[in-house]
Order: sequence, then C1' cells, then structure tokens
RNA sequence: UUGGCUCUGGAGAGCGGCCCUGAAGGGCCCACCGAAGGGGUACGCGGCCAGGCCGUUGAUCUCUCAGGUUUUUGGACAGAGGGGC
Repeated sequence: UUGGCUCUGGAGAGCGGCCCUGAAGGGCCCACCGAAGGGGUACGCGGCCAGGCCGUUGAUCUCUCAGGUUUUUGGACAGAGGGGC
C1' cells in the first nucleotide's frame, strides 16, 4: 500500500392489485428505484487490408438482467480500528 474483518454513517423508489397461507412468508400482474452484483460505453494503447476496422480499456455515466420499493434487511461509498494524561 492492497485485500479481508470489526464498529459507525449511508440515498432512492407502491403500506399497489389478485391468489395461497393460522401466521411468517410465497406466486402472478402492473407501476417505479439505482448505491449489492452484472451488461454497455470515452480518452488512451496495440494491431491491420489504415479518411477506417478490430482488440483492449472507466465510472457515482448508462441499461435495469439481477436486486430493491412501510419497518426490518440489504446497500456503492466514507470514517475509525496508536499510546499516555
């Protein structure tokens, strides 16, 4: 320095409809959200048949596959994780 771990902070979006269920929850449908994960994308770099094509290369951009939409949980990211008085 990096990764992991612990603690703390941490946004957004329906308390939607129907069905199953004692409940917790689950299934389907519609509408939404972006900050788990995932896909796409620039400059640049390399190669080529060289006004271009191909490969590689980022994200908090973008798409919403996944995930999520009272609370809870999750959560990118950030701070702390020395001693003495």
Molecule: Glycine riboswitch aptamer
Organism: marine sediment metagenome